c-di-GMP-I riboswitch aptamer from Aneurinibacillus terranovensis DSM 18919, 87 nucleotides, folded computationally.
NCBI's taxonomy places the organism under Bacteria, Bacillati, Caryophanales, Aneurinibacillus, Aneurinibacillus terranovensis.
It was read from a public genome assembly, where an Rfam model found it.

[in-house]
RNA sequence: AAACAUAUUUGGCAAACCUGUCGAAAGGCAGGGACGCAAAGCUAUGGGCCUAAAGCAGUUCGCUGCUAUGGUUGCCAAGUUGCACGU
Numbered sequence: 001a002a003a004c005a006u007a008u009u010u011g012g013c014a015a016a017c018c019u020g021u022c023g024a025a026a027g028g029c030a031g032g033g034a035c036g037c038a039a040a041g042c043u044a045u046g047g048g049c050c051u052a053a054a055g056c057a058g059u060u061c062g063c064u065g066c067u068a069u070g071g072u073u074g075c076c077a078a079g080u081u082g083c084a085c086g087u
Stems, first nucleotide, its partner, number of pairs: 003087002012037002017032006035074001041080003045077003048072003055066004
């Protein structure tokens, strides 16, 4: 330095929920809190999924449908960066 592998250590992150806040919403941020995670670190590059403000179409004028430029890295990949032990 590279590859494989996960028995252990130091530790790390933080689901649901609650409070506050931003947002049209999905959801984000902060605090509390732990369901879990060997990348549950980072990146929206590919796919999936969620939302529909604006826009377009329809309308019985109540609304309905389509659609990300919005979101989700704890949905799956891809790229990239790390920690410890053993071979």